[in-house]
Molecule: SAM riboswitch aptamer (S box leader)
Organism: mouse gut metagenome
RNA sequence: UUAUUUAGAGUGGACGAGAGAAUCGGCUUUAUGACUCCACAGCAACCUAUUUUUAAUAAGGUGCUAAUACCGACAAAGCAAAUAGCUUUGGAUAAUGA
Numbered sequence: 001u002u003a004u005u006u007a008g009a010g011u012g013g014a015c016g017a018g019a020g021a022a023u024c025g026g027c028u029u030u031a032u033g034a035c036u037c038c039a040c041a042g043c044a045a046c047c048u049a050u051u052u053u054u055a056a057u058a059a060g061g062u063g064c065u066a067a068u069a070c071c072g073a074c075a076a077a078g079c080a081a082a083u084a085g086c087u088u089u090g091g092a093u094a095a096u097g098a
Base pairs, nucleotide, nucleotide: 001098002097003096004095005094010040011039012038013037014036018029019028020027023073024072025071026070041065042064043063045062046061047060048058049057050056051055069093074090075089076088077087078086079085
C1' cells in the first nucleotide's frame, strides 16, 4: 500500500491475578485457575499445492481456536414530543494475510 474481519476450531502441563488492544462508559469472563508460556490436537481467513477449476481437497507457510473486531464513542440519514435512547450506512482505530 492493499484485501479481509457477524463463518470455523480446545485439551493437558507450568504460573498465580487479572483479562477482553489503548482511553472512557457498558457488558462479560476469571481461584471450577483466566491472561501468558509450553506440548499436543483442531480450524481453514490469506499464501501455497493438487484436481473434476469461479469451487473442492490437502494442511506446507503465516495466522487463529469465549462473546460480531464483545458493544458503544466520531460523521450522515432515519425513528422518537425530546435532552435520553434506538436503527442503518460510513469513517476512525485495531488485528491478520499478501